[in-house]
RNA sequence: AAACAUCCUGAGGGGUGGCUCUAAUAAGAGCCUGAGAUGCCAAAAUGUUGAAAGACGAGGCAAACCCUUGAACCUGAUCCGGUUAGUACCGGCGUAGGAAUAGGAGUUUACACUUAG
Numbered sequence: 001a002a003a004c005a006u007c008c009u010g011a012g013g014g015g016u017g018g019c020u021c022u023a024a025u026a027a028g029a030g031c032c033u034g035a036g037a038u039g040c041c042a043a044a045a046u047g048u049u050g051a052a053a054g055a056c057g058a059g060g061c062a063a064a065c066c067c068u069u070g071a072a073c074c075u076g077a078u079c080c081g082g083u084u085a086g087u088a089c090c091g092g093c094g095u096a097g098g099a100a101u102a103g104g105a106g107u108u109u110a111c112a113c114u115u116a117g
Base pairs, nucleotide, nucleotide: 001109002108003107004106006105007104008103009102011068012067013066014065016063017032018031019030020029021028022027038062039061040060041059047056048055049054073098074097075096079092080091081090082089
């Protein structure tokens, strides 16, 4: 100096679902996929707007897990095709528009310098 199926910290993100039954719908049981299907709150909470009254609005927060310039992720998109019990998954859209990425440790390799033989 470079590299990495490694570890830690920071930053940027993601989902927390599908199916069946019970007659339950913010519930219970079972099954499926997965790294992950967890906990709490909510029938108007959180949030946005408003001076306020009020209006809009069904999700919100935490946790663990996973991913990220070899572009994660968002938008289009409640998109299109295949597949499946269904989600998942595969392909398209996509040479699309936008988009954060820093430091340390460890290991390996290469080069240079110094000393001794």
A computed fold for a 117-nucleotide RNA from Cellvibrionales bacterium UBA1963, annotated as TPP riboswitch aptamer (THI element). Taxonomically the source falls in Cellvibrionales (Bacteria, Pseudomonadati, Pseudomonadota, Gammaproteobacteria). The sequence was found by an Rfam model in a public genome assembly. It matches the Rfam family "TPP riboswitch aptamer (THI element)". From the family's description: Vitamin B(1) in its active form thiamin pyrophosphate (TPP) is an essential coenzyme that is synthesised by coupling of pyrimidine and thiazole moieties in bacteria.